The prediction has a mean pLDDT of 76. Predicted 3D model of a 372-nucleotide RNA (Bacterial RNase P class A) from a soil metagenome. The RNAcentral record of the sequence draws on MGnify. Of the family's consensus pairs, 97% are formed in the model.
[in-house]
RNA sequence: AGGCGGUCGGAUGGUCGCGCUUCGACGGCGGGGUGACUCGUCGUCGACGUGAGGAAAGUCCGAGCUCCUCAGCGCAGGGUGGCGGGUAACGCCCGUCCGUCGCGAGACGAGGACCAGUGCCACAGUGACGAUGCCGUCGCCGGCUUCGGCCGAUGACGGAGUGAAACGCGGCAAACUCCACCCGGAGCAAGGCCAAAUAGGAGGGCGCAACCCGAUGACGCGCAAGCGUCGCGGGGGAGAGGUGCGCUGCCCAGCCCUCGGGUCGGCCGCAAGAGCCGGCGGGUGACCGCCGGCCGGAGAUGGAUGGCCAUCCCCAUCGGUCACGUCCUCGGACGCCGAUCGACGGGACAGAACUCGGCUUACAGGCCGCCU
Numbered sequence: 001a002g003g004c005g006g007u008c009g010g011a012u013g014g015u016c017g018c019g020c021u022u023c024g025a026c027g028g029c030g031g032g033g034u035g036a037c038u039c040g041u042c043g044u045c046g047a048c049g050u051g052a053g054g055a056a057a058g059u060c061c062g063a064g065c066u067c068c069u070c071a072g073c074g075c076a077g078g079g080u081g082g083c084g085g086g087u088a089a090c091g092c093c094c095g096u097c098c099g100u101c102g103c104g105a106g107a108c109g110a111g112g113a114c115c116a117g118u119g120c121c122a123c124a125g126u127g128a129c130g131a132u133g134c135c136g137u138c139g140c141c142g143g144c145u146u147c148g149g150c151c152g153a154u155g156a157c158g159g160a161g162u163g164a165a166a167c168g169c170g171g172c173a174a175a176c177u178c179c180a181c182c183c184g185g186a187g188c189a190a191g192g193c194c195a196a197a198u199a200g201g202a203g204g205g206c207g208c209a210a211c212c213c214g215a216u217g218a219c220g221c222g223c224a225a226g227c228g229u230c231g232c233g234g235g236g237g238a239g240a241g242g243u244g245c246g247c248u249g250c251c252c253a254g255c256c257c258u259c260g261g262g263u264c265g266g267c268c269g270c271a272a273g274a275g276c277c278g279g280c281g282g283g284u285g286a287c288c289g290c291c292g293g294c295c296g297g298a299g300a301u302g303g304a305u306g307g308c309c310a311u312c313c314c315c316a317u318c319g320g321u322c323a324c325g326u327c328c329u330c331g332g333a334c335g336c337c338g339a340u341c342g343a344c345g346g347g348a349c350a351g352a353a354c355u356c357g358g359c360u361u362a363c364a365g366g367c368c369g370c371c372u
Stems, first nucleotide, its partner, number of pairs: 001372008010312007018051003022047011053349001057360002060358005065187004070249006077183005082096005097111001098109004112178002117176002119172003134159006141152004191268004201259006211235004217230005242251001275294008313347003317343006324335004
């Protein structure tokens, strides 16, 4: 000087003010009780405790969880892409191979297939693929010949020239595509409960099928037996719609569109977890196993943790003194930024909103370890 990893990212005291759990006191309301009292809830006051992050950001991935009645198969669409491993899973992490960059420690990766097919390769050059102008050699065919050769057409080979690449199992798939593997959908504004209100509103569309049996409810026909229609019950089978599409199965009789109106209240979900700490063992490592312990670690809903004062801490700049080094006319000058004093200034990125594992981005300054 650089690379990789970890960690802190202000501290303490006082004072005023916030959110939440628990406990206590007082009071209100409701229920139970003969009564003492007790249960629930609300308000006020007090006490102990507790109160943002490594990224809370981005919303890029993966899940937990909730709902769609779900399941199976396929399609579409999407994702990943050397090999092996880790993980709940992943596009993440670890190891390793190959490639690129770097002196190096290391960093990054767009890493299967170009004989399955289609497509592209500017400019230059005759020509960038059923592609060929010029020069040379050889061969074949035809014509001419003074028998030396010449002309035309064509095939092969070798050159010069242009270009990254030119008679080729070229290049490009972060071109379309093919191959292998993976993926239902929607998402906490998910989804439940309570209460309240309105207009059980208006206009449309698709469904509830044939059929059989029963009782004899209503109506009609008939002299009667009985028949027909509607209704009721059962069977039967059918099925509009049901979180991408199709099919099958299962479940399910209602489903959908437009216009208009009401509710925009309260509670739950809401924090005990793929959790944290310690020890031992296995593994190169990511990580895994066993044993023991812990629950201290926000739960808001226009959204809480803030203001003021003092001291300290860290950092930059300037100045003084000391130490150190060099020069020297022994007065000092220059350097240095190690210690100390003073002045002034600064203290990063930035705020949970269901939770977790990652990635990416932002970050003043300090500390530790390893490596080049």